[in-house]
RNA sequence: CGGGGUGUGGCGCAGCUUGGUAGCGCGCUUGCCUUGGGCGCAAGAGGUCCCGGGUUCAAAUCCCGGCACCCCGACCA
Repeated sequence: CGGGGUGUGGCGCAGCUUGGUAGCGCGCUUGCCUUGGGCGCAAGAGGUCCCGGGUUCAAAUCCCGGCACCCCGACCA
């Protein structure tokens, strides 16, 4: 330098193809339960969907550019 992949709550991921309320598990908080802890039960908080722009009535999803990380190749030494 070229090609490909990934980027979504604290962590691991789904959702993207085919645009229409942002979800699951774990974790966290509170309550119940217990002598207490754990387990269990119930409720709840937590998101610029990597960034910018475009298309659209409407974008996590489609298009363009960029950034970070990973893989492959080339180049240099």
Description: Transfer RNA from a Bacillota bacterium, 77 nucleotides, folded computationally. The source organism's lineage runs through Bacteria, Bacillati and Bacillota. Rfam family: tRNA. Rfam's curators write: Transfer RNA (tRNA) molecules are approximately 80 nucleotides in length. Gene Ontology term of the family: triplet codon-amino acid adaptor activity.